Molecule: c-di-GMP-I-GGC riboswitch aptamer
Organism: Tepidanaerobacteraceae bacterium
RNA sequence: UUCGAUAAAGGCAAACCCGCCGAAAGGCGGGGGCGCAAAGCCACGGGUCUAAAGCAGGAUGCAAUGACGGCCGGGCUGCCGAAA
Numbered sequence: 001u002u003c004g005a006u007a008a009a010g011g012c013a014a015a016c017c018c019g020c021c022g023a024a025a026g027g028c029g030g031g032g033g034c035g036c037a038a039a040g041c042c043a044c045g046g047g048u049c050u051a052a053a054g055c056a057g058g059a060u061g062c063a064a065u066g067a068c069g070g071c072c073g074g075g076c077u078g079c080c081g082a083a084a
Base pairs, nucleotide, nucleotide: 001083002082003081004080011036012035016031017030018029019028020027021026034070040076041075042074044073045072046071047068048067049066054062055061
């Protein structure tokens, strides 16, 4: 630097259930374990979701805001191993 095996040590934790927070999307904690080699960190670009305020007014519309990093890209960092 590139790669990730049927290796080792460890790590994270989907759905679902319980509690709490939130208007919602969703988040946090506990259980759980589908998966993950960045499923570690950053909302920078795209995307998706939300819609308490606001606009509109047939409306279930629009979208300030918020959310998602386990949707894709980008940036930063990193364990073990293999190859060069």